The prediction has a mean pLDDT of 77. Two RNAs folded together computationally: RNase P RNA and transfer RNA, 436 nucleotides in total.
């Protein structure tokens, strides 16, 4: 330079006029300053805050799942390891296509020798299982030869069996392929190459590695379940003050032999009224609310997420709910969309545009 | 604003991992002089995408719709 791929920002700009929320000033006429997002969304995880006891054990329930590490905390991130996996390159070909297969993308990636279950349909069998089929080595049996006889050869498959190689079935069939061996066979035994399991070795570990030993039925755990490790519950309409209004009426049912509460259920813990029906009264404001795991700049650890320490800035807070409109200029011609107690993820939408990084290739020096 | 709960033919429902079935309704035919009711056929769906699994309506995850409850 060219491909490919992965990550990051930024979301029309300026100017003028009229408006709308909050703040501050004030001479009550007006001034000034600030005013959506990268996803404010979906409510899918996590956490602060507030109420319930100061949030305690235990079952039960739920969640998570390689491994180290970041973090307030996660199912999130960051870096390894092990799988699956594409495309270009490159190799072999005439081509088809194979074979190796970069940066890269994707993995709910603990256990199937703790137990229980599942496998429709095919199929002999989805577990201890033989339809077709192979053998006739043992034990019998028929049949022919040989022998005086005990008995011996030979053939045969219709019996006792033995076998699982080969054919069929299926999504899977007892570790694959080649030699041995056998009656036929078979991990029976070798070779090589796969799997587990122990033992060295190397790492912090997940896991690599070994001329070492031993051993060979798999699949579902997004079935139950096991082992690890986590979780109290509810949520800003939480939760707290001010006011208003009232008569604590009537009926049941429970209760210091513990109601009721701690919002599953035992314990524990607290201790007097408390539930439910019926009727009958009010039903306005205020706070919480925004400074915060905060944003920006810089140093320094670390591969990195991230973290330490300096400096610096203050940037929406509404409650029928503000963040518009309307003109002009430019250019790439503007996309998904819009706060409500705040933050860290993920997920989903989403016109363009800029910027780096990797890794492979051609060209120069 | 938070919190739940739910999607299967046009509609109301069934399947508890193994061929999506029933009812009414719709079309055609049959029976009738015509309708109707009877009978016979036949159309028509798992909310949408992706995972696990041999196999998914059913697990599991994200999305999309809708329905309730709280002042």
């Nucleotide at each position: 330079g060219g491909a490919g791929u992965c990550g990051g920002c930024c979301a029309g700009a300026c100017a003028g006029c009229c408006g709308c929320c909050g703040c501050g000033c004030c001479a009550c006429g007006g001034c000034g300053c600030a005013g959506a997002g990268g996803a404010a969304a979906g409510u899918c995880c996590g956490g602060g805050c507030u109420c319930c006891a100061c949030a305690g054990g235990g079952c039960a329930g739920g969640g998570u799942g390689c491994c180290a590490g970041g973090u307030a905390a996660c199912g999130c991130c960051u870096g390894g390891g092990c799988g699956c996996u594409a495309u270009a390159a490159g190799u072999c070909g005439a081509a088809a296509g194979a074979c190796c297969c970069a940066a890269g993308g994707c993995g709910a990636c603990g256990g199937a020798c703790a137990g229980u279950g599942c496998a429709a349909c095919a199929g002999a069998a989805a577990c201890a299982u033989a339809c077709c089929g192979c053998c006739g080595a043992u034990g019998g049996c028929u049949g022919g030869c040989c022998g005086c006889a005990a008995g011996g050869c030979c053939a045969g498959a219709u019996c006792a069996g033995g076998c699982a190689a080969g054919g069929g079935u299926g999504a899977a069939a007892u570790c694959g392929u080649g030699c041995g061996g056998u009656a036929a066979g078979a991990g029976c035994g070798c070779a090589c190459g796969g799997c587990c399991g122990c033992g060295c070795c190397g790492g912090c570990a997940a896991c690599g590695g070994c001329u070492g030993c031993g051993g060979c039925g798999g699949g579902c755990a997004a079935a139950c379940c096991c082992c690890a490790c986590c979780c109290g519950g509810a949520g800003c309409a939480a939760g707290g003050c001010c006011a208003a209004a009232u008569a604590g009426g009537c009926a049941g049912a429970c209760g210091a032999u513990g109601a009721g509460g701690c919002g599953g259920c035992c314990c524990g813990c607290u201790g007097a009224g408390u539930c439910u029906g019926c009727g009958g009264g009010u039903a306005g404001g205020c706070u919480g609310c925004u400074c915060g795991a905060g944003g920006c700049g810089g140093u320094g650890a670390g591969c990195g997420a991230u973290c330490a320490c300096c400096g610096u800035c203050c940037c929406a807070g509404a409650u029928g709910a503000a963040u518009g409109g309307c003109u002009g200029u430019c250019c790439a011609c503007g996309a998904c969309a819009g706060a409500a107690c705040c933050c860290g993820g993920c997920u989903u939408a989403u016109c363009g545009g800029c910027c780096g990084g990797c890794u492979c290739c051609c060209c120069u020096u | 604003u938070g919190c739940c709960g739910g999607g299967u033919c046009a509609u109301c429902u069934a399947a508890u991992g193994g061929u999506a079935g029933g009812a009414u309704a719709g079309u055609g035919g049959a029976c009738u002089c015509u309708g109707a009711a009877u009978c016979c056929a036949c159309u028509c769906a798992u909310c949408u995408u992706g995972g696990u699994u041999c196999g998914a309506a059913u697990c599991c995850a994200a999305g999309c719709c809708c329905g309730g409850c709280a002042g």
It holds a member of the Rfam family "Bacterial RNase P class A". Its family is annotated with ribonuclease P activity, tRNA processing and dimeric ribonuclease P complex in the Gene Ontology. The family's RNA type in Rfam is ribozyme.